[in-house]
RNA sequence: AGUUGAGAAAGGUAAACUAUCCGAAAGGAUAGGGCGCAAAGUUUAGGUCUAAGGCACUUGUGGCUAUGACCGUUAAACUGCCGAU
Numbered sequence: 001a002g003u004u005g006a007g008a009a010a011g012g013u014a015a016a017c018u019a020u021c022c023g024a025a026a027g028g029a030u031a032g033g034g035c036g037c038a039a040a041g042u043u044u045a046g047g048u049c050u051a052a053g054g055c056a057c058u059u060g061u062g063g064c065u066a067u068g069a070c071c072g073u074u075a076a077a078c079u080g081c082c083g084a085u
Base pairs, nucleotide, nucleotide: 002085003084004083005082012037013036017032018031019030020029021028022027035072041078042077043076044075045074046071047070048069049068053065054064055063057060
C1' cells in the first nucleotide's frame, strides 16, 4: 500500500421498553436498558412524518404548505479503530 471481516481483543455505538424533562405535533434530551451494528461516523441526494404559523374557501374532528423533525434507509462522496492475509 492492496484485499478482507473470524471463532479474537481493546474501544465505540445503542432497538424495544421504563422514568423525568422539552416541544403545537412529529419528535428530542438525560438516566436506566441492550435487540442489534465494522462505518448504525460525517456530508449530500433521496425518502418519510408532523402542520404551530401562513395560504385558500365550500368555514370544518376538513385542504395545501417546513422555516420543524426522523431515517437501524437506499445511493454517492469523504474519513476512521482493531485483526487476518
The prediction has a mean pLDDT of 77.
This is a predicted structure of an 85-nucleotide RNA (c-di-GMP-I riboswitch aptamer) from Atribacteria bacterium SCGC AAA255-G05.
The source organism's lineage runs through Bacteria, Pseudomonadati and Atribacterota.